[in-house]
Context: one part of a larger RNA
RNA sequence: UUCGUGGCCAAGGAACUAGGCAAACUAACCCUGUAACUUCGGAAGAAAGGGUGCCUACCCAAGGCUUGCCUUGGAAGGUCGCAGUGAAAAGGUCCAGGCGACUGUUUACCAAAAACAUAGGGCUUUGCUAAAUCGAAAGAUUAUGUAUAAGGCCUGAUACCUGCCCGGUGCUGGAAGGUUAAGGAGAGAUGUUAGCCCUUGGGCAAAGCAUCGAACCGAAGCCCUAGUAAACGGCGGCCGUAACUAUGACGGUCCUAAGGUAGCGAAAUUCCUUGUCGGGUAAAUUCCGACCUGCACGAAUGGUAUAACGAUCUGGGCACUGUCUCAGCCACGAGCUCG
Repeated sequence: UUCGUGGCCAAGGAACUAGGCAAACUAACCCUGUAACUUCGGAAGAAAGGGUGCCUACCCAAGGCUUGCCUUGGAAGGUCGCAGUGAAAAGGUCCAGGCGACUGUUUACCAAAAACAUAGGGCUUUGCUAAAUCGAAAGAUUAUGUAUAAGGCCUGAUACCUGCCCGGUGCUGGAAGGUUAAGGAGAGAUGUUAGCCCUUGGGCAAAGCAUCGAACCGAAGCCCUAGUAAACGGCGGCCGUAACUAUGACGGUCCUAAGGUAGCGAAAUUCCUUGUCGGGUAAAUUCCGACCUGCACGAAUGGUAUAACGAUCUGGGCACUGUCUCAGCCACGAGCUCG
């Protein structure tokens, strides 16, 4: 010199950086005081301020009992230091937004989250020898429970709500007709040959036995029919139109099962895009508020809002600082040499 850990630092104070990462500030107790918002519980230790040592007098008050001491609290006067929770230990804070209501759970060993769960909501199955699950079975769990119960699936506190479509797929009900398996049924056909015919050869052929086999009967399913979307899912195009222009309440037409309602919207969703306008900055592709031209939001695959909460994500302010301008110094350890 290099690395690690710790400490200090003029002036500035985030200029560093993807990002205040890291560090610093703050900190205990007592008193004052405390906003928006709110589910009236909170928010809240909000924020913002002040105080704290020691000495003196039985100065005051309360309590305790072994009645002259102890404990706690208060007031007054004095006094020292740069500094009195004199060391150590001990919240930085505020504003706005996204997501998820919350406490909780998770990738043991790269992810703690917006993922999972949750209370709450809904649909559906199940009447008890329950449905469901395990098991060739006996049996077991459910459950020593009984629909205010149990299983499956979806959503996810709360508030306001949850629109239209049953054509497709699924599920449920229906049973007239069509299709239809095994099986039943058995027309008929073939093989075999007693017999018969002509007779070198051949031809016909009953019964029995064997093989094949047409009608006809024949369940569920499917076709059919109806219901069902908090079942899986889906929720249009073109043209014209108002006495400036523009826009189009309005009209026409094609298609569809039905054409996206409320609400929200450049969004965890917006390609064009750093959209346009406003705010914040001297200056902002981020951020916040609007607009709506939604490439390609949208209602329990939930929509919108939301106090509280969060080692969550995003943007901004104050305080603070060696993050930086831009480095410097110190301590300890390692590195180096010898053993």

This is a predicted structure of a 339-nucleotide part of an RNA (large-subunit ribosomal RNA, domain IV) from a Bacteroidota bacterium. The full RNA is in RNAcentral, with records from ENA. The prediction has a mean pLDDT of 87.